This is a predicted complex of two RNAs, RNase P RNA and transfer RNA, with 481 nucleotides together.

RNA sequence: UCAGGGAAACAUGCGAUCGCUGGCUCGCACGCCUCGGCGUGUGCGCGAGAGGAAAGUCCGAGCUCCGCAGGGCGAGGUGCCGGGUAACGCCCGGUGAGGGUGACCUCGAGGAGAGUGCAACAGAAAGCAAACCGCCGGCGCACCGCGAGGUCAGCCGGUAAGGGUGAAAAGGUGGAGUAAGAGCCCACCGCGCUCCCGGUAACGGGAGUGGCUAGGUAAACCCCACCUGGAGCAAGGCCAUGUAGGGAGGCGAUGCGCGGGGAAACCCGCGUGGAAGGGUUGCCCGCCCGAGCCUCCGGGUAGGCUGCUGGAGGCGCGCGGUAACGUGCGUCCUAGAGGAAUGAUCGCGCUCGAGGCAGGGGUGACCCGGCCUCGAGACAGAACUCGGCUUAUGGAGACCUGAGGCC
RNA sequence: GGGGUGGUAGUUAAGUCGGUUAUAACGCCGGCCUGUCACGCCGGAGGCCGCGGGUUCGAGUCCCGUCCACCCCG
Numbered sequence: 001u002c003a004g005g006g007a008a009a010c011a012u013g014c015g016a017u018c019g020c021u022g023g024c025u026c027g028c029a030c031g032c033c034u035c036g037g038c039g040u041g042u043g044c045g046c047g048a049g050a051g052g053a054a055a056g057u058c059c060g061a062g063c064u065c066c067g068c069a070g071g072g073c074g075a076g077g078u079g080c081c082g083g084g085u086a087a088c089g090c091c092c093g094g095u096g097a098g099g100g101u102g103a104c105c106u107c108g109a110g111g112a113g114a115g116u117g118c119a120a121c122a123g124a125a126a127g128c129a130a131a132c133c134g135c136c137g138g139c140g141c142a143c144c145g146c147g148a149g150g151u152c153a154g155c156c157g158g159u160a161a162g163g164g165u166g167a168a169a170a171g172g173u174g175g176a177g178u179a180a181g182a183g184c185c186c187a188c189c190g191c192g193c194u195c196c197c198g199g200u201a202a203c204g205g206g207a208g209u210g211g212c213u214a215g216g217u218a219a220a221c222c223c224c225a226c227c228u229g230g231a232g233c234a235a236g237g238c239c240a241u242g243u244a245g246g247g248a249g250g251c252g253a254u255g256c257g258c259g260g261g262g263a264a265a266c267c268c269g270c271g272u273g274g275a276a277g278g279g280u281u282g283c284c285c286g287c288c289c290g291a292g293c294c295u296c297c298g299g300g301u302a303g304g305c306u307g308c309u310g311g312a313g314g315c316g317c318g319c320g321g322u323a324a325c326g327u328g329c330g331u332c333c334u335a336g337a338g339g340a341a342u343g344a345u346c347g348c349g350c351u352c353g354a355g356g357c358a359g360g361g362g363u364g365a366c367c368c369g370g371c372c373u374c375g376a377g378a379c380a381g382a383a384c385u386c387g388g389c390u391u392a393u394g395g396a397g398a399c400c401u402g403a404g405g406c407c
Numbered sequence: 408g409g410g411g412u413g414g415u416a417g418u419u420a421a422g423u424c425g426g427u428u429a430u431a432a433c434g435c436c437g438g439c440c441u442g443u444c445a446c447g448c449c450g451g452a453g454g455c456c457g458c459g460g461g462u463u464c465g466a467g468u469c470c471c472g473u474c475c476a477c478c479c480c481g
Stems, first nucleotide, its partner, number of pairs: 001403005010394001012349007020049002023046002026043007051379001055390002058388005063232004070285004075228005080094005095109001096107004110223002115221002117217002132163002134159006140152001142151003171189005190212001191210008236306004246297006255272007277289004313332008350377008359368003408480007417433004426464001435451005457473005
């Protein structure tokens, strides 16, 4: 210098003028008043006023309301091991697998020895697999040969070593063996099982053994383990306003018994029954309520206050821990709007880029600063609050890796 | 705040339980027909299936992330 890697931090600074939204103090006007004050409007002053992602709303919580006798079925999520945390699908550390020369990066990495399914085309055969070519043995038409024998259409059988197909062909390499071959046998490697050692564990190492049996796919159904009640600040609370329960249609068992009242219609109480419909917040059973209920149309209204920001809070130092993180002390207070404020203009700086001018250092590769002009300074904006993830985005510097040049 | 659907050729759409070459119509290009144009007939081109990864032998289809568009409810 070029190419790359991971991590952290910052998010242009200062000043002036005019505005905007809350808070506080003081004054004025109006209203209420229990005469202490309170509310609204307005003015002067003081102080505060977006982010690392405020974004996507993908996860997890706080908070709030509703639900929750019991039983069964289902739905969704997570998925190596250990730890952190309020919690997580997040983070940290480790293991295994894969990629990179390397710094380093990626992983949805439980189970295919429970069951079901799938695998196009090619290929002889694709899942308790299969002889197309080949190799070998036997029979044997025909041909050659005096003969021994040889070649060979075909048939029967053996063979998974070789060829060919495929993503995948029932372990791989070498040897022994055989008619030819084959885990048929042997050595090494791989795989399964058992035991021992190390480790909290995932797992790693070693020994023995099996003779290979049990190929792939679960981001196919499924099985196993663990987790999950539903909704969301338009949650919810308080105050206030409006209204006539109007019209149409549909469903129902307005039941039975006893007692009391009454002239009767009927009314009241108790018991029984469980019907239309409703509740049980995924569904069903079950349970509970049950004399009124369901659908459509029409009509009416006025909003205000609160929840609302001080919190699993930030920063610094010490201690424990490899780390995530925890803990002690000190210190700081840092937006709370409700169609929604945080803006505009100007000046001087800062950083970067382009062009021009005049230089300095060095043998060299090359390096360094000065002045002027012009341009640029990203992504984007709180809306109940936190912890993460993901995405968007600017420039400068430090560290690490690889290659090259010069001294 | 909550929920859902879609993105395939220039346009509009199919694409089944994942299966090899992704289909149709209109449009486009060339030729024929005609005095010429249109119609008609014949032939052809045109796609990395929104983007980036992953699972699988194989992905438009399955999974994850992301971008964009549209719709519904309070």